[in-house]
Context: one part of a larger RNA
Molecule: small-subunit ribosomal RNA, central domain
Organism: uncultured bacterium
RNA sequence: CUGGGCGUAAAGCGUACGUAGGUUGUUUGGAAAGUUGGAUGUGAAAGCCCCGGGCUCAACUUGGGAACGGCAUUCAAAACUUCCAGACUAGAGUAUGGUAGAGGGAAGUGGAAUUCCAGGUGUAGCGGUGAAAUGCGUAGAUAUCUGGAGGAACAUCAGUGGCGAAGGCGGCUUCCUGGAUCAAUACUGACACUGAGGUACGAAAGCGUGGGUAGCAAACAGGAUUAGAUACCCUGGUAGUCCACGCCGUAAACGAUGAGAACUAGUUGUUGGGAAGAUUUAACUUCUUAGUGACGCAGCUAACGCAUUAAGUUCUCCGCCUGGGGAGUACGGUCGCAAGAUUAAAACUC
Repeated sequence: CUGGGCGUAAAGCGUACGUAGGUUGUUUGGAAAGUUGGAUGUGAAAGCCCCGGGCUCAACUUGGGAACGGCAUUCAAAACUUCCAGACUAGAGUAUGGUAGAGGGAAGUGGAAUUCCAGGUGUAGCGGUGAAAUGCGUAGAUAUCUGGAGGAACAUCAGUGGCGAAGGCGGCUUCCUGGAUCAAUACUGACACUGAGGUACGAAAGCGUGGGUAGCAAACAGGAUUAGAUACCCUGGUAGUCCACGCCGUAAACGAUGAGAACUAGUUGUUGGGAAGAUUUAACUUCUUAGUGACGCAGCUAACGCAUUAAGUUCUCCGCCUGGGGAGUACGGUCGCAAGAUUAAAACUC
């Protein structure tokens, strides 16, 4: 390189947007670059191959042929690809009107609870555990009532429910704002798909500067347990968790399943639309559409299992894999304040 693969054996980039590139709907006419056919020239000789001849045979040699997969010129064909011109509406998009939603950003605001502070009542314990102790408490704790402060999170509703590209998103109100979907028309007329580089977003932890700190809690301290106990349990407790701005760029970033499209039995839930029906005021039945679940046939699979949300049958484009260890390491480059990230070997060894 080919071939074969990528749910779990090695292998889908964390996710999206998008440049180059690759691929690209129906139809008419033209061109003839690719494509197909013919002709001509060339493709030295030798060699290889085939059929003969000559050395007694053979090696060797000699004659003829074929071949030289190619290239160039020219004539033609027009199905397919391509290019040019025209047309179309099934892809894609726009407009109009609805619908659902924890989609995003900003501001404001609410109640429950924990903690703390002040005051009242009240007295000897509280707390904690397997059992204890450290700890708190006669300087009045715990309990209970009233008032106040402050931070963080939003019980019930809540749902194999919803929204988002992914990460993720949950009190309420307002403002700004992205997307999806449905129904019926109208319009544009291939404007599309994918996407190397690139750009943006990207949980938690961590980092920088400045705030904030109720609860929780790495580190740390003490008490237990234990042979020991740098742990599990308990009492405390600092970074951090929160906010603003700026970095980091990684996760079992998982559906361990790239994106888009077409085709291929059914059954049964559920969410959001739409239509029809019957009957009656509240639900029901049927159909359709966009999601989201549970089963299950064909088919596929090493099996497990997947099965119209495919891991089935196909098409287009990208990414990735090639025995285990060494190693996602070294060196170099790029990025970063750092932590480190990313790109990424070899010797050696089995």